[in-house]
Molecule: transfer RNA
Organism: Candidatus Aadella gelida
Order: sequence, then structure tokens, then C1' cells
RNA sequence: GGGGCGGUAGUUCAGUUGGCUAGAACGUCGGACUGUCGAUCCGAAGGUCGCGGGUUCAAGCCCCGUCCGCCCCG
Repeated sequence: GGGGCGGUAGUUCAGUUGGCUAGAACGUCGGACUGUCGAUCCGAAGGUCGCGGGUUCAAGCCCCGUCCGCCCCG
């Protein structure tokens, strides 16, 4: 330099024939329970979907550029 895969909540990830409000688990916070902790149960907060553009009535999803990580080729 060329190619492939990936980047979504604090963490690990799901979501790809574009369509109502973007989700799960763990973690965090509050509450219930308990002599206390833990476990269990209930609830809540938390995301400019790597970044910038484009297409569209509508984009995490399609297109272009770009950054980062891993792998392959030279």
C1' cells in the first nucleotide's frame, strides 16, 4: 500500500430484506426483605449507534470520506 471483519449504555453484546418510543445481561443508584452483608424481588438513571457528509418522507441499518482495533496479502 491492497483486502476482510469490527466500533451501539460504565462493561460484554443483540439489533442488517430502512419504519412507531434503540434493547438484553452484568454493573451503578433507590426501595422492599434481612440483626448486618450477601442473595432474591421491584423500580430508576445511563446511548450525538467511532467521526463528518450524502440518499430518503424516514438511516444503527444503504452510499462516500475519515479515524481506531484485529486478521490476511504484498